RNAcentral holds the full RNA, with entries from Greengenes. Predicted 3D model of a 460-nucleotide part of an RNA (small-subunit ribosomal RNA, 3' major domain) from an uncultured bacterium. The coordinates come from a structure-prediction model, not an experiment, and the mean pLDDT is 83.
[in-house]
Context: one part of a larger RNA
RNA sequence: UGACGGGGGCCCGCACAAGCAGCGGAGCGUGUGGUUUAAUUCGAUGCAAAGCGAAGAACCUUACCAAGGCUUGACAUGCCGAUGACAGGGCGCGAAAGCUCCCCUUCCUUCGGGACAUCGGCACAGGUGCUGCAUGGCUGUCGUCAGCUCGUGCCGUGAGGUGCUGGGUUAAGUCCCGCAACGAGCGCAACCCCUGUUGUCAGUUGAAUUUCUCUGGCAAGACUGCCCCUUAAAGGGGGAGGAAGGCGGGGAUGACGUCAAGUCAGCACGGCCCUUACGCCUUGGGCAACACACACGCUACAAUGGGUGGUACAAAGGGUUGCUAAGGAGCGAUCUGGAGCCAAUCCCAAAAAGCCAUCCUCAGUUCGGAUUGCAGGCUGAAACCCGCCUGCAUGAAGCUGGAGCUGCUAGUAACCGCAGAUCAGCAUGCUGCGGUGAAUACGUUCUCGGGCCUUGUACA
Numbered sequence: 001u002g003a004c005g006g007g008g009g010c011c012c013g014c015a016c017a018a019g020c021a022g023c024g025g026a027g028c029g030u031g032u033g034g035u036u037u038a039a040u041u042c043g044a045u046g047c048a049a050a051g052c053g054a055a056g057a058a059c060c061u062u063a064c065c066a067a068g069g070c071u072u073g074a075c076a077u078g079c080c081g082a083u084g085a086c087a088g089g090g091c092g093c094g095a096a097a098g099c100u101c102c103c104c105u106u107c108c109u110u111c112g113g114g115a116c117a118u119c120g121g122c123a124c125a126g127g128u129g130c131u132g133c134a135u136g137g138c139u140g141u142c143g144u145c146a147g148c149u150c151g152u153g154c155c156g157u158g159a160g161g162u163g164c165u166g167g168g169u170u171a172a173g174u175c176c177c178g179c180a181a182c183g184a185g186c187g188c189a190a191c192c193c194c195u196g197u198u199g200u201c202a203g204u205u206g207a208a209u210u211u212c213u214c215u216g217g218c219a220a221g222a223c224u225g226c227c228c229c230u231u232a233a234a235g236g237g238g239g240a241g242g243a244a245g246g247c248g249g250g251g252a253u254g255a256c257g258u259c260a261a262g263u264c265a266g267c268a269c270g271g272c273c274c275u276u277a278c279g280c281c282u283u284g285g286g287c288a289a290c291a292c293a294c295a296c297g298c299u300a301c302a303a304u305g306g307g308u309g310g311u312a313c314a315a316a317g318g319g320u321u322g323c324u325a326a327g328g329a330g331c332g333a334u335c336u337g338g339a340g341c342c343a344a345u346c347c348c349a350a351a352a353a354g355c356c357a358u359c360c361u362c363a364g365u366u367c368g369g370a371u372u373g374c375a376g377g378c379u380g381a382a383a384c385c386c387g388c389c390u391g392c393a394u395g396a397a398g399c400u401g402g403a404g405c406u407g408c409u410a411g412u413a414a415c416c417g418c419a420g421a422u423c424a425g426c427a428u429g430c431u432g433c434g435g436u437g438a439a440u441a442c443g444u445u446c447u448c449g450g451g452c453c454u455u456g457u458a459c460a
Stems, first nucleotide, its partner, number of pairs: 001460002003457003007454007015444002019408005026299008034290002042053002064285007073124001077123008088103003092099002106115003126274002129272003135268002137263003140259001142257001147186006153162003166177003192251004197220007206212002223245001226239005301401001305360007317348003322341002327336003367398001372393007414436007
């Protein structure tokens, strides 16, 4: 000087408390451990791994396993030699890759050759092989916490200190006052985007026929500016006006550093290793196994409900290998049909909870839907391993969950649906969007994490 303390003081945070909804019990989904396996590819492991890399494993992907093959190679550049083909089509073997045979047979030319391709040879290619403790880049985390430093000066033999401590104040090292300090930098804040109000300009495909919702542009508006109280000041409390009041709400933005944190499998790259194989191609399998354990979710256990019928109201997105209307067929998934749309025009598209009517009356039920059987539909060469959906039948556990744990302070939680990326197909995941819309916060004693000052230390 730091770090640490079941030392002290001050302060903050959904940290506790006050509340609401959950998890932990059940079934299922997904991930992980373990076990199994020819293989169940690899990585991530307290917070900060575990619906994570993966915004989508039937083949492909794919890195794993078995079998069959190739060896200048699936891919790049260069050199030497030989040939004129190659591609394409066909016969045979084969699971395919591949092997073999047949047909067919280049282009430019200054006729020297060149381009291209195949074969042979040589340099080399190739490696998701190892090392994240050799690295770059990127990322997580403390933490959007308020800190981290420097120049000159001053103090100290020196390590170092001062400034940054103190008194107030703030979300803030924010600002004020004081002070051997005076200044400065990276952070804070502001500048950026969205949103809430208004004015103005323009506008079709929008609503309507005056114009306006809307979309786009420009501008105004909020600054403790005004009033009262308080204070030395900074500021704080209250009020007015206002759409909005003291950071209006949300986002982006992450200081010096910490964890030899994560990633050599995104990429790049040092070193090491393989080179008829640790490279490459193909078929099939596996990544999907299943006594079990954990994590995160979905659906429930019902009457604030379930079923049936009727009837409203969104936002944000996507669409040409696409979205697909009306009409028709089917109980339905879906099929048919083909209008329109490169989209404020057409389509996806039905929003759902809600409201109205009606049945059910406390039961393992008209709750719950797992599981299983049969029959179908869709995508796709192909749904056995191993997809999704529909109909009929079946109808399991479950009657609110121990210790403990999680999220959330307002248009939030909770409930409700909608869209998108990935994607042929496949979501209870993820990312967004709107609809309905709460309860509670006395307070800082305690738990956890953090900031500042101070104190102790045999720790660095």